[in-house]
């Protein structure tokens, strides 16, 4: 340094319309598509410091929000331990 296993791990509407399923209805579910609002820690783009000299390298906890995400679960940059190479 890589892989595997076990842990830690933030932000932001369980918003809304229609469809769909249940129900006699009120209503419930949160599966799909759209609308508005928002987040920054998969991935991706830009980019400061710095290094180089005019070609560029480098990439932050900065920035954009294409992708992704906004109850729980899952995911999750990063990180602790163990084992193997």
């Nucleotide at each position: 340094a890589a892989a595997u296993u076990c842990g830690a791990g933030a932000g932001a509407g369980a918003c809304u319309a229609c469809a769909c399923g249940g129900g006699a209805a009120a209503c419930c579910g949160a599966u799909g598509u759209g609308g508005c609002g928002c987040c920054g820690a998969a991935g991706g783009g830009g980019a400061a410091a710095g290094g180089a000299g005019u070609a560029c390298c480098a990439a932050a906890g900065c920035u954009c929000u294409c992708a992704g995400g906004c109850a729980a679960a899952a995911g999750g940059a990063u990180u602790g331990a163990a084992u193997u190479u």